This record gives sequence, C1' cells and structure tokens, in this order.
RNA sequence: UCCCCAGUAGCUCAGCCAGGUGUAGAGCGACCGUCUUAUAUGCGGUUGGUCGCUGGUUCAAAUCCAGCCUGGGGGACCA
Repeated sequence: UCCCCAGUAGCUCAGCCAGGUGUAGAGCGACCGUCUUAUAUGCGGUUGGUCGCUGGUUCAAAUCCAGCCUGGGGGACCA
C1' cells in the first nucleotide's frame, strides 16, 4: 500500500443482501414487585440505543452510495 470481514442496549447477538406496518428487537444483566423464615429459582413489570463518524441519494436510510475511524484476517513489497 491492496483485498476481505466486523462495528446495533452494560455484555453476546439478530435485523442490512431485497429501504416503508408500531416508538429498532431477543437473550443475559441491573432495578422494583411477587413467592420464600431467608436466599436462589420461577412469575410479572421497569430500565434500557448518537444503529462507529461525516456527507450523499430518496417522499422516506440501521438498511443503498462515497469518504473516514477502530478492530480482526489475508496478500503484496523490502530484507
């Protein structure tokens, strides 16, 4: 320097290819209640997000396009 992959809730991930129903979802976590002598489990509820950043296209972007940032992998070059 080139190519590929990933970046979405505190954590692990889906959704993206192929834009549109409602306020972007799940599990775990945290908090509250219930249960219990108590704890845990179970049950119910609450809490949760600049969809990595900037810009573009569009009536409409997590989703499409461009550039950039971070991490991972591979290649090339030098020796």

Annotation
Predicted 3D model of a 79-nucleotide RNA (transfer RNA) from a Gammaproteobacteria bacterium. Rfam family: tRNA. About the family: Transfer RNA (tRNA) molecules are approximately 80 nucleotides in length. The prediction has a mean pLDDT of 80.